RNA sequence: CCCUUAGAGUUUGAUCCUGGCUCAGGACGAACGCUGGCGGCGUGCCUAACACAUGCAAGUCGAACGGACGAGGCCCUUCGGGGCCGAGUUAGUGGCGAACGGGUGAGUAACGCGUGAACAACCUGCCUCUUUGAGGGGGAUAACACCUGGAAACAAGUGCUAAUACCGCAUAAGACCACAUUACCGCAUGGUAAAGGGGUCAAAGGAGAAAUCCGCAGAGAGAGGGGUUCGCGUCCCAUUAGCUAGUUGGCGGGGCAACGGCCCACCAAGGCGACGAUGGGUAGCCGAGCUGAGAGGCUGAUCGGCCACACUGGAACUGAGACACGGUCCAGACUCCUACGGGAGGCAGCAGUGGGGAAUAUUGGGCAAUGGGCGAAAGCCUGACCCAGCAACGCCGCGUGAGGGAAGAAGGCCUUCGGGUUGUAAACCUCUGUCCUUAGUGACGAAGGAAGUGACGGUAGCUAAGGAGGAAGCCCCGGCUAACUACGUGCCAGCAGCCGCGGUAAUACGUAGGGGGCGAGCGUUGUCCGGAAUUACUGGGCGUAAAGGGUGCGUAGGCGGUACUUUAAGUUGGAUGUGAAAUCCCCGGGCUUAACCUGGGGCCUGCAUCCAAUACUGGAGAACUAGAGUGCAGGAGAGGGAAGCGGAAUUCCUAGUGUAGCGGUGAAAUGCAUAGAUAUUAGGAAGAACACCAGUGGCGAAAGCGGCUUUCUGGACUGUAACCGACGCUCAGGCGCGAAAGCGUGGGGAGCGAACAGGAUUAGAUACCCUGGUAGUCCACGCCGUAAACGAUGAACGCUAGGCUUUGGGAGUAUUAUUUCAGAGCCGCAGCCAACGCGGUAAGCGUUCCGCCUGGGGAGUACGGCCGCAAGGCUGAAACUCAAAGGAAUUGACGGGGACCCGCACAAGCAGCGGAGCAUGUGGUUUAAUUCGAAGCAACGCGAAGAACCUUACCAGGCCUUGACAUAAGGGGGAAGAGGCGCGAGAGCGUUUUGUCCAUUAGGACUCCCUUACAGGUGGUGCAUGGUUGUCGUCAGCUCGUGUCGUGAGAUGUUGGGUUCAGUCCCGCAACGAGCGCAACCCCUGUUUCUGGUUGCCAGCGGUUAGGCCGGGCACUCCAGGGAGACCGCCGCAGUCAAUGCGGAGGAAGGCGGGGACGACGUCAAAUCAUCAUGCCCCUUACGGCCUGGGCUACACACGUGCUACAAUGGCCGGUCCAGAGGGAGGCGAAGGAGCGAUCCUGGGCGAAUCCCGAAAGCCGGUCCCAGUUCGGAUUGCAGGCUGCAACCCGCCUGCAUGAAGCCGGAGUUGCUAGUAAUCGCGGAUCAGCAUGCCGCGGUGAAUGCGUUCCCGGGUCUUGUACUAACCGCCCGUCA
Repeated sequence: CCCUUAGAGUUUGAUCCUGGCUCAGGACGAACGCUGGCGGCGUGCCUAACACAUGCAAGUCGAACGGACGAGGCCCUUCGGGGCCGAGUUAGUGGCGAACGGGUGAGUAACGCGUGAACAACCUGCCUCUUUGAGGGGGAUAACACCUGGAAACAAGUGCUAAUACCGCAUAAGACCACAUUACCGCAUGGUAAAGGGGUCAAAGGAGAAAUCCGCAGAGAGAGGGGUUCGCGUCCCAUUAGCUAGUUGGCGGGGCAACGGCCCACCAAGGCGACGAUGGGUAGCCGAGCUGAGAGGCUGAUCGGCCACACUGGAACUGAGACACGGUCCAGACUCCUACGGGAGGCAGCAGUGGGGAAUAUUGGGCAAUGGGCGAAAGCCUGACCCAGCAACGCCGCGUGAGGGAAGAAGGCCUUCGGGUUGUAAACCUCUGUCCUUAGUGACGAAGGAAGUGACGGUAGCUAAGGAGGAAGCCCCGGCUAACUACGUGCCAGCAGCCGCGGUAAUACGUAGGGGGCGAGCGUUGUCCGGAAUUACUGGGCGUAAAGGGUGCGUAGGCGGUACUUUAAGUUGGAUGUGAAAUCCCCGGGCUUAACCUGGGGCCUGCAUCCAAUACUGGAGAACUAGAGUGCAGGAGAGGGAAGCGGAAUUCCUAGUGUAGCGGUGAAAUGCAUAGAUAUUAGGAAGAACACCAGUGGCGAAAGCGGCUUUCUGGACUGUAACCGACGCUCAGGCGCGAAAGCGUGGGGAGCGAACAGGAUUAGAUACCCUGGUAGUCCACGCCGUAAACGAUGAACGCUAGGCUUUGGGAGUAUUAUUUCAGAGCCGCAGCCAACGCGGUAAGCGUUCCGCCUGGGGAGUACGGCCGCAAGGCUGAAACUCAAAGGAAUUGACGGGGACCCGCACAAGCAGCGGAGCAUGUGGUUUAAUUCGAAGCAACGCGAAGAACCUUACCAGGCCUUGACAUAAGGGGGAAGAGGCGCGAGAGCGUUUUGUCCAUUAGGACUCCCUUACAGGUGGUGCAUGGUUGUCGUCAGCUCGUGUCGUGAGAUGUUGGGUUCAGUCCCGCAACGAGCGCAACCCCUGUUUCUGGUUGCCAGCGGUUAGGCCGGGCACUCCAGGGAGACCGCCGCAGUCAAUGCGGAGGAAGGCGGGGACGACGUCAAAUCAUCAUGCCCCUUACGGCCUGGGCUACACACGUGCUACAAUGGCCGGUCCAGAGGGAGGCGAAGGAGCGAUCCUGGGCGAAUCCCGAAAGCCGGUCCCAGUUCGGAUUGCAGGCUGCAACCCGCCUGCAUGAAGCCGGAGUUGCUAGUAAUCGCGGAUCAGCAUGCCGCGGUGAAUGCGUUCCCGGGUCUUGUACUAACCGCCCGUCA
């Protein structure tokens, strides 16, 4: 100077944190699914180092040698043939090569590999350089010939022969051996150089006409190659802790190219190991590759270096080199041949085959290039190599067209039916030619002096022509994560990486349309790194989330005070060597680009050596006193061990007094007691524990320690500053201590008390309670070694505001101050913390050391080891499984938690229900149907304010099909309409008569038929909805804005002190205000006044049939409109001078006068698709429509709500008084008449403050006399009445007769606090008729309320919580 670091989903109702799981990225020798045009460059058995058919992969040299064959030629010939030359070919001998190249990764945890050194302890064919030499001999042997054996492989014998094959001799050095000398040098053995005499050891020839060339032998040097040694580095398991006999070393020897226990004899007893030996598992190592910001992690295909291996194991031979992939021998397994006697073989070379496997290619071409072997060379050989083939296996490049084109075509999909979208997309027009096809042309690669030489290949490239023609898919679309609708499906089929989707409206399944992403690919699976700071070196933690060892002493180890000198190991700087090439990065270059190839530079962060620096750390030396320790002087203490002593209490024993109980509990019982208990008195015995003092107190390392005395003993503290002079801190292993329980041996045993027994409790009660009671608890000795051994907080040191209390010392004042040290506590600043909280006794800020943690469950389990008498302890996994498990805090809800307060909630009362009969609703059952809904409170006299038909939705049967009803179109006919006849239960089906509207034809109104759209559905879904309603609850609550507090959920306000029916009001307060609720405003009622007057009145007058009937009047009552009135306003007291409460006066009424309407945010997926409306689904000659009949009224039962009763406060008979609110024209119906009555006949009056609709209980009198009755009225019979088309199923009423159950109701349960309960009747809605129901009205008219402990419901505050679907929660165990 440049570059570089990303997160998200998922635990909760919500929040913060901890923590795991999962995803987005990159990579691959890949595989699988779907799809697939071209080219370039790469790559391609990861599994069975499994077995292999066939072919090829290492030969070459005739210029080393003898022979054989031999084109061609020459000579001789007795024509039978013989001899000679001979290019060339060649088995054998011989030489070189075959130890390279190629393959594989089994083995190997090793000096195997990497890196850096060393060899003064070594070897080296071919190659280069230097130097010297090659004289003279010898004996064999393959081939060949003959012969023998054998199936074969092959072997044996006899005979002949050559050499660059083999062997002596000669010559020879500076080579080698032994001896002796000198100089110099080195880390040791020792090395180098010079020189002396002695001993030993060489050789081969070939070609050529020749020159000469190629070879041969000795020695030296070089290059390259190899061998050996050492430092450092190199995986997992300690549930592998001890290993080792050639082991470790020495002396001597053998062997080797060389050192060495490499081997041998002897001697010694060593060697290795917690810095991990030994053992087990796994693995070729590296350059590098992938990933990552980096540090790191993972990997070791292709290319390159090294190693190891070649069917398995072993061995050597040859050779310069091997213990030898395509050599030999032995053994083994396997395969093959065989004449059974024997033989042959080794693809981990290239192809290829079988097999294994998810999976990996051609039995191709060529030596043209590069490289290798042999050769003098030509050349031969070369599955090394160069090419081609196959495979989207990877990387890179290109194409599948480009421009224009809106009537936004058709089709598809969606739709709110208007339209939107696919979409400039297509069609169509104008172009282009990459790839493609055809034809032509046609390379580089070939280099060396020239020529010749190309597998690839007629390939690449170039040119021309042709024609948009031949070339797009895959995945995804709920969130993460980019992209949405429809249909189908209905917890099914299926999806899913995590969270999770699917149970009838699925953006999550399947399909379609549309969209998003990538693109000749796209997805899936697997693996690695990343994200993961989730092993934290960089870069984490341990009070409560996982995590401090129970505690101390202390070894190794780690760390360590002040000043100085020295050293230079660590550290820092520089230099040198090395860190192969390739890879990577930068700058360039070459293929049209890129991938790819390539030049230069950088890099390779490392190792080694040398030099330098000296602050810090270390080593050495010598000092210091602040750390640590010692001495001296003091006081405190349940510190520890031992011995002795004491009193209270309990129990037991003895004796006395004394009598019937004691004891125990929620209540009891077991138990004890008349054989005298309990109680009480006295005496005695025994064991254990030590009241008060006593404290948030003291001591101890912890566990722990408590009467008193004596004795032994440890530690801490204060003061002083005499001594020592870093002697310190921590501590893996190790060694001690270590509550309770438990174990062993022996004592002891009062009380208590596991086990056990009995009694209770209970559904049970192997418990809680009670009565007993054994181990044990106590002592001695020895084990055990654990705990919520906790401050859930390791030890040590230093630093960092204060305040208060307390223990033990010191200083100090006037014994009140103040101050200091060491402890023990509380509060609190900064700071820390997820929060809670900690806060000089840190959980703050730093340093050092130790221990421990890494999701939950499995599990502190199993196995192994160690310890223990045992019980058990210590160490301590995995499979499998889950998407969490957790911490702290928040809002609620809940509690057989607390505090306060309400309500007919209890209590106090009255009347009931539950028993009877009946009515009615429901369940159940039944049925052709008994239509449907409502379901704890909050369904059940509920929808239904009125099911004989109708209603009616149900059932049976008979019928209709554009429909009973709406709108519209087309076609045809006809006014509309009215009537008759036939069949029929009717609906309906037939048939027929009459009828001529408006208008000018057209046409119109109405109507019929046909056709088409459509109608219709009380069919489904109230869990798709609107609306309406119930309920908590007329409860007093529910929220918001701004501010403040908190990381946040959230809190505050709204809590607190009072008060109220009330979040009503007052006061206080980090809150200040506001909204929806409460209250008030509205209606009825209670008093009064004003206004008004076809009810009311002899109030006052007149008349009168005596009825406010009439005249007359509006005062009163009343009616219905407007006012007044009540506000704690006044007085007193209480209260905080308040809000307010209590009492009083006045008042018709008091302290919201009584009643109603009115129902906050919300809860119950509460109710209703059958009031209505409505999305979606379903039916369409029927799930629509009409009709007749039936059913909803059934009946062995069960429940709810009512009516009537059981009687004398009553029943019956007679007489008699008084309402309110309503209703009335298809109505109410007077008076009169008939009937015992229901009712009927007739019908005045009244659309109604006018007329009509009989109040009853009550009161008076009579009767009944306690009885299943003169109670009660069910049931049934007969006879009637009324409504209605019609009372059989199935109405109401009347009369006569019949007279059932029932004598006050078990457990339980309901309503009501005053004009209320109870009781009495009256009216109305619905309605033709049909209330014991419902909604109203008035008459008569009580009792009780101490009080808030309890039951139920509710409100506020607080507390706990593992609940939040919120206790009808959650959750544990057993079984299936």
Predicted 3D model of a 1376-nucleotide RNA (small-subunit ribosomal RNA) from an uncultured bacterium. The prediction has a mean pLDDT of 86.